Source information: The prediction has a mean pLDDT of 84. The part of an RNA shown here (small-subunit ribosomal RNA, 3' major domain) has 474 nucleotides and comes from an uncultured organism. It matches the Rfam family "Bacterial small subunit ribosomal RNA". Its family is annotated with ribosome and structural constituent of ribosome in the Gene Ontology. The RNAcentral record of the full RNA draws on ENA and SILVA.
[in-house]
Context: one part of a larger RNA
RNA sequence: UGACGGGGGCCCGCACAAGCAGUGGAGUAUGUGGUUUAAUUCGAAGCAACGCGAAGAACCUUACCAGGGCUUGACAUCCCUUGACAGCUCUAGAGAUAGAGUUUCCCUUCGGGGCAAGGAGACAGGUGGUGCAUGGUUGUCGUCAGCUCGUGUCGUGAGAUGUUGGGUUAAGUCCCGUAACGAGCGCAACCCUUAUUGUUAGUUGCCAGCAAGUAAAGUUGGGCACUCUAACGAGACUGCCGGUGAUAAAUCGGAGGAAGGUGGGGAUGACGUCAAAUCAUCAUGCCCCUUAUGUCCUGGGCUACACACGUACUACAAUGGCUGGUACAGAGGGGAGCUAAGCCGCGAGGUGGAGCCAAUCCCCAAAACCAGUCCCAGUUCGGAUUGCAGGCUGCAAUUCGCCUGCAUGAAGUGGGAAUUGCUAGUAAUGGCAGGUCAGCAUACUGCCGUGAAUACGUUCCCGGGCCUUGUACA
Numbered sequence: 001u002g003a004c005g006g007g008g009g010c011c012c013g014c015a016c017a018a019g020c021a022g023u024g025g026a027g028u029a030u031g032u033g034g035u036u037u038a039a040u041u042c043g044a045a046g047c048a049a050c051g052c053g054a055a056g057a058a059c060c061u062u063a064c065c066a067g068g069g070c071u072u073g074a075c076a077u078c079c080c081u082u083g084a085c086a087g088c089u090c091u092a093g094a095g096a097u098a099g100a101g102u103u104u105c106c107c108u109u110c111g112g113g114g115c116a117a118g119g120a121g122a123c124a125g126g127u128g129g130u131g132c133a134u135g136g137u138u139g140u141c142g143u144c145a146g147c148u149c150g151u152g153u154c155g156u157g158a159g160a161u162g163u164u165g166g167g168u169u170a171a172g173u174c175c176c177g178u179a180a181c182g183a184g185c186g187c188a189a190c191c192c193u194u195a196u197u198g199u200u201a202g203u204u205g206c207c208a209g210c211a212a213g214u215a216a217a218g219u220u221g222g223g224c225a226c227u228c229u230a231a232c233g234a235g236a237c238u239g240c241c242g243g244u245g246a247u248a249a250a251u252c253g254g255a256g257g258a259a260g261g262u263g264g265g266g267a268u269g270a271c272g273u274c275a276a277a278u279c280a281u282c283a284u285g286c287c288c289c290u291u292a293u294g295u296c297c298u299g300g301g302c303u304a305c306a307c308a309c310g311u312a313c314u315a316c317a318a319u320g321g322c323u324g325g326u327a328c329a330g331a332g333g334g335g336a337g338c339u340a341a342g343c344c345g346c347g348a349g350g351u352g353g354a355g356c357c358a359a360u361c362c363c364c365a366a367a368a369c370c371a372g373u374c375c376c377a378g379u380u381c382g383g384a385u386u387g388c389a390g391g392c393u394g395c396a397a398u399u400c401g402c403c404u405g406c407a408u409g410a411a412g413u414g415g416g417a418a419u420u421g422c423u424a425g426u427a428a429u430g431g432c433a434g435g436u437c438a439g440c441a442u443a444c445u446g447c448c449g450u451g452a453a454u455a456c457g458u459u460c461c462c463g464g465g466c467c468u469u470g471u472a473c474a
Base pairs, nucleotide, nucleotide: 001474002473003471004470005469007468008467009466010465011464012463013462015458016457019422020421021420022419023418026314027313028312029311030310031309032308033307034305035304042053043052064300065299066298067297068296069295070294073123077122078121079119080118081117082116083115087102088101089100090099091098092097105114106113107112125289126288128287129286130285134283135282136278137277138276139274141272146185147184148183149182150181151180152161153160154159165176166175167174191266192265193264194263196234197233198232199231200230201229202228205224206223207222210221211220212219237260240254241253242252243251244250316415320374321373322372323371324370325369332363333362334361337356338355342351343350344349381412386407387406388405389404390403391402392401428450429449430448431447432446433445434444
């Protein structure tokens, strides 16, 4: 100087407390461990691994296993020789591949070039090892308020001071004091979005007034007032008033205001810590393989199942289930696409083909509300499991896809010890969209609808910041 303390003081955070909803019990989905296996490819491991890499394993992917093949190679450059190769048809084969038939090069300045096959070797290739050799990227403490430097001063020196102290703040934020005076990286602001409003603009958006028109409809003329769209502005700064304070910084209350003290949300992550993660995104040193640890193919596996754990979904019902009726979004996506109306089917879906390269057309809501029914039961709750019959995608759904109808109708009556999230348009709850994608979402990323309860307080648990103290630790 740090680190540590079941030392002290001050302060903060959904850290506790106050509340709400959960998890832990059940079934299922998914990940992991374990076990099994020819293989169940590999990585991730307290928080910070475990719906994680994977924004989607039937083949492919694929790295694993079995079998069948190739050896200058699936891919690149150089050299030599040749002019075909590919395509189509047939045969053998699981296919890779092999054979047969047919067809058969292009450009040229005639030097050559392009493309393809054969050959020799230099070499290719490796998702093989080492993340404890590395770059890059990322997690975490933590959006915590810290981390440092120059000059000066003090100290023999390591170092100290500044950065401590009195206040204050979300903040090393600001003020005052001060052997320090300044400065840098962080904080804040500048950026995006949302909340109010003005101007400009008015189609594909909108419809107040006028007219036409209909079963209905901005459908038509017309208009840009309104909504909206999207560009530029305004607006919030403790600016104003009062109290407190040290006359300061600030803080408490108030006015005005759409918004008030960082308005809400996002992006933004200092010096560093964990030899943290990644050699399997990529790059890369060294080591290793080279008729194989490379590469091609078929099939299988990654989907196994006594069990254990994590994360979710669905429930156990009446604030509910079922039946009928009937409203209201936002944000996105659409050409190998989104697919309307109509018709067929109980339905998944089929048919159909209008419109749309999209503010034009399409995908497109549910909870809520109204009426009826059920009457507390393992039920008209719950839907697992299984049987049968179908639909869709795709060469192909057996291992191993999703969906529909009929039948079946399991556990489950609110969950032990323990434990998680959340302070407001939040939790809870309802649906919608997107990426991935031929097909496949209870996951992920977004979006809107409905919409709470509680916070006395900081003694305690956890994590963190500052000062101080002890130490046989570095």